[in-house]
RNA sequence: AGAGUUUGAUCCUGGCUCAGGACGAACGCUGGCGGCGUGCUUAACACAUGCAAGUCGAGCGGGGAUUAAGGAGCUUGCUCCUUAAUUCUAGCGGCGGACGGGUGAGUAACGCGUGAGCAACCUUUCCUUCACUGGGGAAUAACACCGGGAAACUGGUACUAAUACCGCAUGAGACCACGGUAUCGCAUGGUACAGGGGUCAAAGAUUUAUUGGUGAAGGGUGGGCUCGCGUCUGAUUAGGUAGUUGGUGAGGUAACGGCCCACCAAGCCGACGAUCAGUAGCCGACCUGAGAGGGUGAUCGGCCACAUUGGGACUGAGACACGGCCCAAACUCCUACGGGAGGCAGCAGUGGGGAAUAUUGCACAAUGGGGGAAACCCUGAUGCAGCGACGCCGCGUGAGCGAUGAAGUAUUUCGGUAUGUAAAGCUCUAUCAGCAGGGAAGAAAAUGACGGUACCUGACUAAGAAGCACCGGCUAAAUACGUGCCAGCAGCCGCGGUAAUACGUAUGGUGCAAGCGUUAUCCGGAUUUACUGGGUGUAAAGGGAGCGUAGACGGUUCAGUAAGUCUGAUGUGAAAACCCGGGGCUCAACCCCGGGACUGCAUUGGAAACUGUCGGACUAGAGUGCAGGAGAGGUAAGUGGAAUUCCUAGUGUAGCGGUGAAAUGCGUAGAUAUUAGGAGGAACACCAGUGGCGAAGGCGGCUUGCUGGACGACAACUGACGCUGAGGCGCGAAAGCGUGGGGAGCAAACAGGAUUAGAUACCCUGGUAGUCCACGCUGUAAACGAUGAAUACUAGGUGUGGGAGGACUGACCCCUUCCGUGCCGCAGUUAACACAAUAAGUAUUCCACCUGGGGAGUACGACCGCAAGGUUGAAACUCAAAGGAAUUGACGGGGGCCCGCACAAGCAGUGGAUUAUGUGGUUUAAUUCGACGCAACGCGAAGAACCUUACCAGGAUUUGACAUCCAACUAACGAAGUAGAGAUACAUUAGGUGCCCUUCGGGGAAAGUUGAGACAGGUGGUGCAUGGUUGUCGUCAGUUCGUGUCGUGAGAUGUUGGGUUAAGUCCCGCAACGAGCGCAACCCCUGUCCUUAGUAGCCAGCAGUUCGGCUGGGCACUCUAGGGAGACUGCCAGGGAUAACCUGGAGGAAGGCGGGGAUGACGUCAAAUCAUCAUGCCCCUUAUGACUUGGGCUACACACGUGCUACAAUGGCGUAAACAAAGGGAAGCGAACCUGUGAGGGUAAGCAAAUCUCAAAAAUAACGUCUCAGUUCGGAUUGUAGUCUGCAACUCGACUACAUGAAGCUGGAAUCGCUAGUAAUCGCGAAUCAGAAUGUCGCGGUGAAUACGUUCCCGGGUCUUGCACUCACCGCCCGUCA
Repeated sequence: AGAGUUUGAUCCUGGCUCAGGACGAACGCUGGCGGCGUGCUUAACACAUGCAAGUCGAGCGGGGAUUAAGGAGCUUGCUCCUUAAUUCUAGCGGCGGACGGGUGAGUAACGCGUGAGCAACCUUUCCUUCACUGGGGAAUAACACCGGGAAACUGGUACUAAUACCGCAUGAGACCACGGUAUCGCAUGGUACAGGGGUCAAAGAUUUAUUGGUGAAGGGUGGGCUCGCGUCUGAUUAGGUAGUUGGUGAGGUAACGGCCCACCAAGCCGACGAUCAGUAGCCGACCUGAGAGGGUGAUCGGCCACAUUGGGACUGAGACACGGCCCAAACUCCUACGGGAGGCAGCAGUGGGGAAUAUUGCACAAUGGGGGAAACCCUGAUGCAGCGACGCCGCGUGAGCGAUGAAGUAUUUCGGUAUGUAAAGCUCUAUCAGCAGGGAAGAAAAUGACGGUACCUGACUAAGAAGCACCGGCUAAAUACGUGCCAGCAGCCGCGGUAAUACGUAUGGUGCAAGCGUUAUCCGGAUUUACUGGGUGUAAAGGGAGCGUAGACGGUUCAGUAAGUCUGAUGUGAAAACCCGGGGCUCAACCCCGGGACUGCAUUGGAAACUGUCGGACUAGAGUGCAGGAGAGGUAAGUGGAAUUCCUAGUGUAGCGGUGAAAUGCGUAGAUAUUAGGAGGAACACCAGUGGCGAAGGCGGCUUGCUGGACGACAACUGACGCUGAGGCGCGAAAGCGUGGGGAGCAAACAGGAUUAGAUACCCUGGUAGUCCACGCUGUAAACGAUGAAUACUAGGUGUGGGAGGACUGACCCCUUCCGUGCCGCAGUUAACACAAUAAGUAUUCCACCUGGGGAGUACGACCGCAAGGUUGAAACUCAAAGGAAUUGACGGGGGCCCGCACAAGCAGUGGAUUAUGUGGUUUAAUUCGACGCAACGCGAAGAACCUUACCAGGAUUUGACAUCCAACUAACGAAGUAGAGAUACAUUAGGUGCCCUUCGGGGAAAGUUGAGACAGGUGGUGCAUGGUUGUCGUCAGUUCGUGUCGUGAGAUGUUGGGUUAAGUCCCGCAACGAGCGCAACCCCUGUCCUUAGUAGCCAGCAGUUCGGCUGGGCACUCUAGGGAGACUGCCAGGGAUAACCUGGAGGAAGGCGGGGAUGACGUCAAAUCAUCAUGCCCCUUAUGACUUGGGCUACACACGUGCUACAAUGGCGUAAACAAAGGGAAGCGAACCUGUGAGGGUAAGCAAAUCUCAAAAAUAACGUCUCAGUUCGGAUUGUAGUCUGCAACUCGACUACAUGAAGCUGGAAUCGCUAGUAAUCGCGAAUCAGAAUGUCGCGGUGAAUACGUUCCCGGGUCUUGCACUCACCGCCCGUCA
């Protein structure tokens, strides 16, 4: 000294929480010793028992006991009497029981603290001084007798003493009243002196020395009373008070006083908080804090109050009395029922209450106290001991060496690592505790409870002595297992839903340590009530606005004063505590001594700048006056035109009106429209303007009356008269209320029509209060500039309204100045936004207001109001936030720009039919699994009859179908038999004997069989634990970084802007300059040409020919496949900014990216996949593994997606004819020939391919036929007969022939694709594959239409704006119900 927590991130405001210290503490776990302290905070609840205040015989009379002497009686050791000594004592009497000890109920008070006063007082005992102590008297306890009563106690009669009581004498002196002198005081008044008058004393005791007694004075001690200042909360307590306030007189008191009484007066207290209510003993101090403060008032000390509750007095120096009295009340006890007794808030102790607080101990040895002449007695005060880790302090639980880094435990990547020199082991020591011996001080001569205590010495054994909390961040310290939003944790944030450093346990670690944690409370951190030291435009917070009272603050100058202020001195500020320096217990805690400090209060001497105050003067503040002009300032009366509506009359005819579209409504009984006349109410177009006026609310046709304020010019007058302003008073939009008018339009409520799922709304047609006027009430608004009023100062620029001055020929323009009203902007301020001479800047004065969000501007109370309601204004409970400004993104049925087969313009489809295929659903023993908007659904699957296959049923199996290791045996291999559905089981064996080394015994490699266990195996789970791969936005043009700059920061800039592009493509500008990933280019195919090379390709020219490039020959052409060229806005014109670029043109095969492909930025979707593969964790292990037969994945009321074929004449069918490209081929493609109607079959040439083959291209064109029909369209379905593949075609293949000939005649809502060699249409091929395409991937043939354009739909990019969203609009969030 700070930290955590609001957000995606940031800054701020702001609350909550934590780290520190403390404690009369309690609770949990644990517990060795000692010292010093400390211990009913709750029931001022009730108390059994014992003790806590007595003492004096040297005050008195009496009584008892003991001893001695004498005497008497006699029972000879007892009784009685006298004297002497010692001693005890009930009673009378004296002193003390008013101290000491306890408690904090009451008390908000002169109770306490502090400082003064008493000229208004008292004081036993004590000290000093002076004086005196003479002489008498009358009683009464005890005792005795007689009584009463259960007891407590008490009555009567008779006797007696005193230091008990009462007169008398004396009076130094005191007091009282009287008049006098001197002197002092702030006043009443005091003091001193002298005078005469009145009143008032005394006590003895023991003994030779004292001690008592009385009066007076002084001192001391202790008290009483009075006053200044200080002393908690509430105004939702604003008025209180009749002995109340004062006076006079009397009484009372130690003393003043309404303290009490009589009479008189009507005062007194209060916003500087009376009264009332709540709470509380106050202080020195204690805790905390840097301090200022805040909290507390245990122990110790001072004061006060109280003693079961309430009241009262007596005695006394002192009480209205804790262990005294009386009365009343409650409670308890005794009782013979008639009456009595009691008071632990003394020390112990008991019950109760409570989270909780001790022994019915020892001693008067010490320190004090009471009594006494003293000895001495009493003392639960006190000194000690006991109990409690309750606190503080000190000590110990061992020290050194000791690595095989033992064992155990935990963990592990299985190698190790940690515990850890820790242990064991060896050596040593003895503080504490235990044992034994000695043994204090505290005490002055004697006397020691503590106590055989402290302390000292000796021997002995490492023995007897460590726990508690924490380990996600804050906050030092982590791993494993268990658990699985469960159990639980948590001070705040938060953790736990199968890999929890946050729960529980273990191991390890961290912290403190005889303690450690938790809980309660207080201060701190919190500058979060801000005096030190905060704020109020938007975070909480400026009153709606003015006038003005109290109050606070206040211009220049001179002189005085000294209240504030400053300074010196004096008194006080108790002790203890605190701080500093010493000292004593071995140290420390603790204790002692000295000093400082106690920041305060009071008295007094001085200073006079500032504030105050008194007096004089001034004019710059303020006000008055005089010449002016501006204005929707206010109020009253009058008056004007336009418009709406209504009425009357005319013209006129079928609609009007209204809306997005309509309808309700009005209209043939004549509307709307139009013309003329009239009525009535309300509001004042244009001018009109961030123009004017007003304190604010507010004010708008014109004229007049009355009237308020501001402004400028002059400088005549007053001379600080000022500013602010709690309460108070008046003003105060709209709506609303009351009474009475008025009512054209508009218009809450209401009615109807629409809209809508509904529509108590928005829209329409009507329409009442109201809006208007007068008078009264209400008193609130986002009454806002969300910005209180006043004064002064602090760069500029530019408008505008009103005035004045200057210059000028001038009403223009210009310069200067005052007052208003706007914008921009510097310094400065601000969290930022912003404010910026009209401050939110710099200062001063005064007022108002704020202190987390919600509850709530609510409830209750009070005041106001006719009511509606207003003003004032909480708490319980609840949350960890609520909030401000700004930033990035996302979003908007916000805006600007741009793009895309996105729309539009077109072409062809889908959706209707049959059928194929996939999916859902259903069914099933099983219909294996995955994929679900675009971006699942002819998808994984480039091909399920068995296999595949993961599913189901049945049958068999367990180191296993597959891999490695070990042991034994054997080469391996391999054919046939029986049973079985097969797997498999059983029984025999034909054949076959390999490679390397060898000492020939054998050994080894590879392989197989058997056995045991490690292990194998899993298409089991988790794609939300993962890698890898993929989809998508999107081939969209974006996404970032370095340095610099700006910003407190998140961030911004760059990447924005003006153009341009397909493009963040390029150019220009610019606090940016560069760069990366993307774009483009580099790669492949295709389009033109050249060149190289010609076989299996080609054939122009030459020759041959069986007429076939067949052959010779050739490589010119086509073609093949290598290498080059070519296109770059290069050229021209125009546009553009002289740019980038765009438009047009030339040339060219190709022109502005020539056409296609590959290529997919940062990222998004916890997107898809654990069933391609890999993989963590979990799960199964005679089974969730592996084998086998059969079945299923092909089911079928239905729904959806994607396709095929069609519905026909741009066609079908038939005949004959023409033109491709790209591919495949050896378990293959298969010519030709023969055969079959055909699928095909037979035989067989060629070809591992520019050679052979699949192979026929089809649409097309030509000719013929059909003639608009469910047809010569269409081909589903079905029957029969076949073919091929394959171990096998039933579930469940494809094809062929003949026959059968269904639906369907162009498809509802809706919806897909496509911009050129494209769509459409026509065939061909390939992969998979034994067989099985309408699917998929490729190939070529024929070959269109349309695009005005970007308003709209969808998607995307960019800039900007709003935002309470950031999981980001599929967001957030409000209400009701469950």
This is a predicted structure of a 1378-nucleotide RNA (small-subunit ribosomal RNA) from an uncultured bacterium. The RNAcentral record of the sequence draws on ENA and Greengenes. Its Rfam family is "Bacterial small subunit ribosomal RNA".